[in-house]
Context: one part of a larger RNA
RNA sequence: UUGGGCGUAAAGGGCGUGUAGGCGGGUAUGCAGGUCAGGUGUGAAAUCCCUCGGCUCAACCGAGGAAGUGCAUCUGAAACCGCGUAUCUUGAGUACGAGAGAGGCAGAUGGAAUUCCCAGUGUAGAGGUGAAAUUCAUAGAUAUUGGGAAGAACACCGGUGGCGAAAGCGGUCUGCUGGCUCGAUACUGACGCUGAGACGCGAAAGCGUGGGGAGCAAGCAGGAUUAGAUACCCUGGUAGUCCACGCUGUAAACGAUGUGCACUAGGUGUUGGGGGUAAUUAAACCUUCAGUGCCGCAGCUAACGCAUUAAGUGCACCGCCUGGGGAUUACGGUCGCAAGACUAAAACUC
Numbered sequence: 001u002u003g004g005g006c007g008u009a010a011a012g013g014g015c016g017u018g019u020a021g022g023c024g025g026g027u028a029u030g031c032a033g034g035u036c037a038g039g040u041g042u043g044a045a046a047u048c049c050c051u052c053g054g055c056u057c058a059a060c061c062g063a064g065g066a067a068g069u070g071c072a073u074c075u076g077a078a079a080c081c082g083c084g085u086a087u088c089u090u091g092a093g094u095a096c097g098a099g100a101g102a103g104g105c106a107g108a109u110g111g112a113a114u115u116c117c118c119a120g121u122g123u124a125g126a127g128g129u130g131a132a133a134u135u136c137a138u139a140g141a142u143a144u145u146g147g148g149a150a151g152a153a154c155a156c157c158g159g160u161g162g163c164g165a166a167a168g169c170g171g172u173c174u175g176c177u178g179g180c181u182c183g184a185u186a187c188u189g190a191c192g193c194u195g196a197g198a199c200g201c202g203a204a205a206g207c208g209u210g211g212g213g214a215g216c217a218a219g220c221a222g223g224a225u226u227a228g229a230u231a232c233c234c235u236g237g238u239a240g241u242c243c244a245c246g247c248u249g250u251a252a253a254c255g256a257u258g259u260g261c262a263c264u265a266g267g268u269g270u271u272g273g274g275g276g277u278a279a280u281u282a283a284a285c286c287u288u289c290a291g292u293g294c295c296g297c298a299g300c301u302a303a304c305g306c307a308u309u310a311a312g313u314g315c316a317c318c319g320c321c322u323g324g325g326g327a328u329u330a331c332g333g334u335c336g337c338a339a340g341a342c343u344a345a346a347a348c349u350c
Stems, first nucleotide, its partner, number of pairs: 003322004007304002012318001014201004021194003025088007033081002035077008049065006091191001092188004096183004103177007110154001114150008125136002162169002206247006215241002220236004258317006266295012299306002323350003332343004
């Protein structure tokens, strides 16, 4: 619990699709539910307020009036909200023509590197470190040459470059496929925005079944270091990392900034389009859309900073916060194979 807030103080849901709901463009016309105006009825008395009066005054008491913000009903108004009808094109969408892209899925394929295996040359070291040792090596290592195998990742290009809702996406080619941008017309005619629940997607690690296993490497073993060293350094090395299918559903899932629309100085890069100037192209310059950076005015901010990609000015809708700890907890519930996830207190204490 009114309110005030949510970049960093508590607080934006990890992201989307979308149900209910909330909100919703211009014009004409009708209705009269909301709304507004007036009338009538009612709104007990006492109390409160005003006027007058009674106790010597006052408290107190009596009389009259007002008020009673409400409800019902009748009559009326029609701007706004709502409902109905008709219509419009600016919002939204469709068609057409261009364009960029690591967007997604599947298949195929390439070279470098690494490790291992075979063979040749060759001989005593190699490796590793701050220094060493564990380790490998005369059963021929390291080095070097040729051949073969395997798995994983794709140097340069590569860029505050691009694409995607987010997670994320990077060798090359092919197939299938989603979205986006620009241009000029035509068409539909408000079809829109948001979105509780719901549903889907969702890094890494982890789990299940079956494969695969080069390199790397939790746990583990050994060697060092050290007072100790369950570490940092070194030598090994298993899960895992990879693939298929299923589960998990969490992250500093971050721009720590919800989505949509409108408005509000500029300057300067860059990406993808369009138009123009010039003399045809290229380059350059001017201009206009869409993205992505930096700087900066007004304004905002506790400050830092933000600043047309707003944290400015407004509107619509959703989520969330309400002193610190207890507590990303307990109990209960739902989900999960488990690990656990989601929801979420209290005592007590400062």
A computed fold for a 350-nucleotide part of an RNA from a metagenome, annotated as small-subunit ribosomal RNA, central domain.
The coordinates come from a structure-prediction model, not an experiment, and the mean pLDDT is 88.